Context: one part of a larger RNA
This record gives sequence, structure tokens and C1' cells, in this order.
RNA sequence: UGACGGGGGCCCGCACAAGCGGUGGAGCGUGCGGUUUAAUUCGAUGGUACCCGAAGAACCUUACCAGAGUUUGACAUGCUAAGUAGUUUUUGUAGGAAAACUUUUCUCUUUGGAGACUUAGACACAGGUGGUGCAUGGUUGUCGUCAGUUCGUGUAGUGAUAUAUUUAGUUAAGUCUAGUAACGAACGCAACCCUUGUUUUUAGUUGUUUUUUUAAUAUCUAGAAAGACUGCCGGUUAUAAAUCGGAGGAAGGAGAGGAUGAGGUCAAAUCAUCAUGCCCCUUAUAUUCUGGGCUACACGCGCGCUACAAUGGAUAUGACAAUGAGUUGCCACUUUGCGAAAAGGAGCUAAUCUCGUAAACUUAUCCUCAGUUCGGAUUGAAGGCUGCAACUCGCCUUCAUGAAGGCGGAAUCGCUAGUAAUCGCCAAUCAGAUAUGUGGCGGUGAAUACGUUCUCGGGCCUUGUACA
Repeated sequence: UGACGGGGGCCCGCACAAGCGGUGGAGCGUGCGGUUUAAUUCGAUGGUACCCGAAGAACCUUACCAGAGUUUGACAUGCUAAGUAGUUUUUGUAGGAAAACUUUUCUCUUUGGAGACUUAGACACAGGUGGUGCAUGGUUGUCGUCAGUUCGUGUAGUGAUAUAUUUAGUUAAGUCUAGUAACGAACGCAACCCUUGUUUUUAGUUGUUUUUUUAAUAUCUAGAAAGACUGCCGGUUAUAAAUCGGAGGAAGGAGAGGAUGAGGUCAAAUCAUCAUGCCCCUUAUAUUCUGGGCUACACGCGCGCUACAAUGGAUAUGACAAUGAGUUGCCACUUUGCGAAAAGGAGCUAAUCUCGUAAACUUAUCCUCAGUUCGGAUUGAAGGCUGCAACUCGCCUUCAUGAAGGCGGAAUCGCUAGUAAUCGCCAAUCAGAUAUGUGGCGGUGAAUACGUUCUCGGGCCUUGUACA
């Protein structure tokens, strides 16, 4: 100087408390462990792994396994030679192998040649999701959006270092003020950026209402501007910084949300995004293909969905959104089908057309507390769709079947306002989809916070130490 203390003081945080809703019990979805397996590819493992890499494993993906091939190779550059295309047949699970036939030159050209591609040959080489994240770059997590981390000069000390950065107030903040052997400065904080809430103005078609039309308002769209600054008033304080209350105002003291993550910590994570040193393989640890596996299942754990019902379930009826996406696409409308869908078929490269009826909610009727008109697992049958192909292993529809489950032990999680809770909608990935995941969007819309004794984490000062 740090680190640590079941030392002290001050302060903060959904940290506790006060509340609301969950998890832990059930079924299912999903990830992990374990076990099994020819293989169940690899990585991630307290917080900071476990719907994580994976924004989507039937083949492909794919890295794994079995079998069958290839060896200058699936891919790149260089050399030499020959050529340039198409059709059909046989065989094989496939990659491929074999045969026959028709035409003899793909592009440019100064007719010298050049370029592209295919085949054959030889070698330099290619190739590796092989190892090492404890050799690395880059990227990322975490403490933590916590308020800290440092430098120059000066001063003190033999020196390591200290001071500044401590103290009194104050703040979300090392924020600001005062004081002071310190005076200044840098990275962080804040501000500048984006979205949103109010108004004005400009411009409006594909959007919109009224009107007979001209025209034009409001909404909306997207540019510009205004507006909030403790600016005004009063109290407190030190005539400070600031804080409390009030006025006006759409908004008040950081208005709300986002992006933004200092110096460092964990030899944290990643050699499987990528790049890369070294090591290793080179008829195989490379590469091609068929099939299988990643989807197994006595079991344990995490994260979710659906429920256990009457604040509900069912049927009918009526109403109100926003974000988005679309030409290999979105698909109106018509007909067929109980339906999933199918057959026709218009519009739209989109404020124009389509996805597209939002649902919770309202109104009316039935159910009357039961394993039920709750709950929907599981299973049988018949179909539909995507796709070469749904057996291993897809989704959807209809009929039938109708399991556990009566609110969950110890324990534990989230949330302070348009939040929690609850209700639907959209998108990426994507042929299809195991999405209940993830990222967004709007609708309805609470309760509680006395307070800081205690639990956890953190900041500053101080104290002890046989620790570094």
C1' cells in the first nucleotide's frame, strides 16, 4: 500500500420489510447430468452453465457411427497434352461404373494467339469442426451504469509512498459548494445521440371526414422550430451548494425509456464464427455417398407451457389496437369439403393489394360444485399439407378415448406504475416444423413501501492483523 475481520461509523440497491403473482407437487415442452448405445458429435458447469452456442437436427445441416468408394483430391495457384456439346440404354441403396448413337470446336481475335471449361499425367501443394483459450488476436460475460481510476507540478517522508481524492454539508453521481499544502488536468458521471409525451409551422398521396362540386378542417405521415432552466414565489440552510412546499404548465426538479459500460478482477468463456503461433494426420485425423445417430430412458436437476375451475367453462351476438411481413411471396373473392385443406382466380415490388375476423371485454342462454359441460395427457381410426422421401423422427384436421391433477413440504424467484398481473397480435430463422422458445407490439390494468434492526451485494472513512 492492499486484502481480510462472526471490528466500528455513514450511505445505497426489489437487499430486507409491506404487498401482488409465481416456482418447488401434476401432465406435457425443452435443456443439462447420469445411464445406455456402433454412435448417442462438440462446447458452456456457483453467482457469471442448464429454451445457452442452435434466428429452427427427417435427407442436407453434421462435426458422430456402420458400410461402400476416391487419393494432386470436394476447394486454390502453377506446368504439359488432348478436347469442348447432346441423347439413349444397362447396372448399383447411392456416389458411381459401362456401352451405343448423332454431331466434330464455347467466347474474343490483328488468324500469331488469348480467355473460360472438361479430361488425362507428374509434382510443388491442397485439406483437417485434429490438440493447446494455460502460447495468442478479436469478440463476450461478470462485479456494474457501481462511482470510481489516474496524471503533471508542488509539498511531506531516507524510502516504499502520502497529499491532491481527506473534512463539513449536498447529490443518482469524485454532482456541486465551503474549508484546506495543495494547484490544475485526463478517463469515467452528466450533457451532446435516438424514441416518446405538448404546441406551432411547412409539405402532403396511396391515408382521412364533410360537402353536389370547387375546396378545406381534424387525425395521420415526416421535416423544422418552440418548450423545462430550480427560470418564478415562500420556508430551511452558512447571504453557499442544495433541499421542502407552491404557482403557472402537456410535462417539474434526471419528465419516461433506449443506446452508451472508466481503470481493473475472475490464467473467466470462445482455437467449433473468424484469424493465428506451435504440435499432430497426409491411401488419412483429408474427402464423397447410402443408411443410422444427435430424438435412446430405472432415474436426478434447471427453465417454461397447460391446468386443478363458477372472478369459471360452453354456444351465440356486438365492439375497440399497435408493431411488422410479402414476387421462389402475401393471397382477396367464388366453388367443393364438418374440417385441416383443395380447385379456380383478382390485386399488390405495397400509407394503394394481401396476411387480417385481435383476444381478454359486452349482451343473452345453459352448466350448479361434481374428478364435473373442469382438465386435457395418452391411445385407436380416418384424412390433409410440405417435401425425392414423414418407419426410426414432422405439423395440422375430424371422430372416438378421457390419465394425473381438488392450489402444492422444506425451500425459493420476479416486480415500485402504464410497472406487476392478465389478454391476444407480429416477425426473424424457415420447403415443412416438434415455437409452449426468442425478439418486438399493442389491449385491460392493480396492491404496497412504517422503515433500515436483521439477510445479501456494493461504495466511502476509520481500526486490528503473526496475511501478500
Small-subunit ribosomal RNA, 3' major domain from Trachelomonas sp., 468 nucleotides, folded computationally. The source organism's lineage runs through Eukaryota, Euglenozoa, Euglenales, Euglenaceae and Trachelomonas.